About this RNA:
Predicted 3D model of a 484-nucleotide part of an RNA (small-subunit ribosomal RNA, 3' major domain) from a soil metagenome.
Context: one part of a larger RNA
RNA sequence: UGACGGGGGCUCACACAAGCGGUGGAGCAUGUGGUUUAAUUCGAAGCAACGCGAAGAACCUUACCUGGCCUUGACAUGCACGGAUUAGCCCUGCGAAAGCAGGGUGACAGCUCUUCGGAGUCGGAACGUGUGCAGGUGUUGCAUGGCUGUCGUCAGCUCGUGUCGUGAGAUGUUGGGUUAAGUCCCGUAACGAGCGAAACCCUUGCGACUCGUUGCAACUUCGAAAGAAGGCACUCUAGUCGGACUGCCCGUGUCGAAUGGGAGGAAGGUGGGGAUGACGUCAAGUCAUCAUGGCCCUUAUGUCCGGGGCUACACACGUGCUACAAUGGUCGGUACAAAGGGUUGCCAACCCGCGAGGGGGAGCCAAUCUCAAAAAGCCGACCCCAGUUCGGAUCGGAGGCUGCAAUUCGCCUCCGUGAAGCCGGAAUCGCUAGUAAUCGCGGAUCAGCCACGCCGCGGUGAAUAUGUUCCCGAGCCUUGUACA
Numbered sequence: 001u002g003a004c005g006g007g008g009g010c011u012c013a014c015a016c017a018a019g020c021g022g023u024g025g026a027g028c029a030u031g032u033g034g035u036u037u038a039a040u041u042c043g044a045a046g047c048a049a050c051g052c053g054a055a056g057a058a059c060c061u062u063a064c065c066u067g068g069c070c071u072u073g074a075c076a077u078g079c080a081c082g083g084a085u086u087a088g089c090c091c092u093g094c095g096a097a098a099g100c101a102g103g104g105u106g107a108c109a110g111c112u113c114u115u116c117g118g119a120g121u122c123g124g125a126a127c128g129u130g131u132g133c134a135g136g137u138g139u140u141g142c143a144u145g146g147c148u149g150u151c152g153u154c155a156g157c158u159c160g161u162g163u164c165g166u167g168a169g170a171u172g173u174u175g176g177g178u179u180a181a182g183u184c185c186c187g188u189a190a191c192g193a194g195c196g197a198a199a200c201c202c203u204u205g206c207g208a209c210u211c212g213u214u215g216c217a218a219c220u221u222c223g224a225a226a227g228a229a230g231g232c233a234c235u236c237u238a239g240u241c242g243g244a245c246u247g248c249c250c251g252u253g254u255c256g257a258a259u260g261g262g263a264g265g266a267a268g269g270u271g272g273g274g275a276u277g278a279c280g281u282c283a284a285g286u287c288a289u290c291a292u293g294g295c296c297c298u299u300a301u302g303u304c305c306g307g308g309g310c311u312a313c314a315c316a317c318g319u320g321c322u323a324c325a326a327u328g329g330u331c332g333g334u335a336c337a338a339a340g341g342g343u344u345g346c347c348a349a350c351c352c353g354c355g356a357g358g359g360g361g362a363g364c365c366a367a368u369c370u371c372a373a374a375a376a377g378c379c380g381a382c383c384c385c386a387g388u389u390c391g392g393a394u395c396g397g398a399g400g401c402u403g404c405a406a407u408u409c410g411c412c413u414c415c416g417u418g419a420a421g422c423c424g425g426a427a428u429c430g431c432u433a434g435u436a437a438u439c440g441c442g443g444a445u446c447a448g449c450c451a452c453g454c455c456g457c458g459g460u461g462a463a464u465a466u467g468u469u470c471c472c473g474a475g476c477c478u479u480g481u482a483c484a
Base pairs, nucleotide, nucleotide: 001484002483003481004480005479007478008477009476010475011474012473015468016467019431020430021429022428023427026322027321028320029319030318031317032316033315034313035312042053043052064308065307066306067305068304070302073133077132078131079130080129081128082127088105089104090103091102092101093100094099108124110121111120112119113118135297136296138295139294140293144291145290146286147285148284149282151280156195157194158193159192160191161190162171163170164169175186176185177184201274202273203272204271206242207241208240209239210238212236215232216231219230220229221228222227245268248262249261250260251259252258324424328383329382330381331380332379333378334377340371341370342369345364346363350359351358352357390421395416396415397414398413399412400411401410437460438459439458440457441456442455443454
């Protein structure tokens, strides 16, 4: 100087407390451990691994296993040699395919000649042989780059000059206030500065101006109505501005920084949300995104193909979904979003089917058409507390769709079946407002989908916080130390 202390002081945070809803019990989904297996590819491991890499494992993917092939190779490039019906296309035999063996057809580039039909040459691309080499998701993340997690959006981390100290170092950065903040003020052997904080950026909340089509609909005309023609007020669109700064008032405060209250205002003290992550820590993670040193394989640890596996199942854990019902279930009627996607696409009306779906074909490269029905809600009816008209697992049958192909191993529909489950031990998680809870909608990946995941969008919409004694974590000062 740091680190540490079941030392002290001050301070903060869904850290506790106060509340609301969960997890832990059930069934299922998913990830992991374990076990099993020919293989169940690999990685991730307290917080910070475990719905994680994976924003899509039937084949492919795919790295694993088994079997069948290839050996200058699936891919790149150089050299030497070789042949000339050489590329491409088509076909035959064996085969599961890959591959192996064979046949047919049949171009092109350069150069020379040309009667413009073509001929010759040359061996370029291609092929074959050989040789340098390719290739490796083999190994080392403790050799690395890059990227990332974490403490933590915590308020810290440093430097120049000066001063003090023999020196390591100190000072500044400590102290008194204050702040979300090393934020600002005052003091001060320090004076300044940098990286962080803040601001600048995006979005949302109010207004003005500009823009009126595909948007809008107050008014006018036409029309029985739907609508059309005027129209751009309003809503909205998307561009430019304005607006908030403790600016104003009162109190407190060291005449300060600031803070309590108030006014005006759409908004008030960082307005809400996002992006943004200092010096560093964990030899944290990744050699399987990629790149890359060393090491290793080279008729195999490379390459291609068929099939299988990654989906196994006594069990254990994590994360979720659905429930256990009456603030509910079922049936009928009826209302209101936002944000997105769409040409190998989204697919309207209409018809068929109980339905998944099939037919159909209008419109739309989309403020125009379409996915599209929002759901909870509201109105009415039934159920009457029961393992039930709760719950939907499991199983049987019949179908639909995608795809070369749904047996291992897809999703969906209909009929039947109707399991556990009556609110969950010890323990444990999230959340402070348009939040929690609850309700549906969209998107990426994607032929399809194991999505109940993830990332977004809106609808309905709470309770509680008197506080900092305690638990966890963190910051500053101080103290002790046999630690570095």